[in-house]
Formats: sequence, structure tokens, C1' cells
RNA sequence: CUCUUAUAGAGAGUGGUGGAGGGAUGUGCCCGAUGAAACCCGGCAACCGACAGUCUAUGACUGGAAAGGUGCCAAUUCACACAGGUUAAACUAACCUGGGAUAUGAGAG
Repeated sequence: CUCUUAUAGAGAGUGGUGGAGGGAUGUGCCCGAUGAAACCCGGCAACCGACAGUCUAUGACUGGAAAGGUGCCAAUUCACACAGGUUAAACUAACCUGGGAUAUGAGAG
């Protein structure tokens, strides 16, 4: 980097260093010197693994932990981006379904 698969409306700091940017991309809209990114500490969750149990049993499901491997800690994945539909009404708006993209885990190449 590509493919497969699961998940994405919950949760998480009035800390330290640091100094201007950040929210993937485009548009919008936001966050930021009452201090962005990044790093450290702290925390959240529970995907993998570990543990206990059940069963149609080389796997599936359930459960409680969290000292292991990741992940995450403004706003629904901040909203919309493509297709179809419903309602209202008019150069749109709201909502629904599906898809795409993105992120993360696990597996494969």
C1' cells in the first nucleotide's frame, strides 16, 4: 500500500512542557493566546490477547476484570459530499434508506 471483516448517537483532565495552529480531503461551520499541534503524565473504552462459563465444540456465544498488544479523550465519523425516497414548499429545507469516503481493531497478501 491492497483485500476481507467488525465497529463508528456512549465514555474520557480547571495537570506539566510547548508555543500557532487544529478539526482526513473539498465546501461550510467550528475550536484555538481564557493558549492549537506535538510530547509527558492522567483518564476512557474493551477490538485482540488472557481468564471463567455454556454449546449444535480445532469454532461460536456469554460474563467479569483490565497488570499485556492496539485504540481513543470538542461538536454523531462536527455537517454535507453519490443514488433513491417521504414531507413541506420553492431557486430550497427537514427527515428516511442504501452506497461511497474516512478512522480504528482483527486477519490475509
The RNA shown here (SAM riboswitch aptamer (S box leader)) has 109 nucleotides and comes from Jeotgalibacillus proteolyticus. The coordinates come from a structure-prediction model, not an experiment, and the mean pLDDT is 83. The source organism's lineage runs through Bacteria, Bacillota, Bacilli, Caryophanales and Jeotgalibacillus. The sequence was found by an Rfam model in a public genome assembly.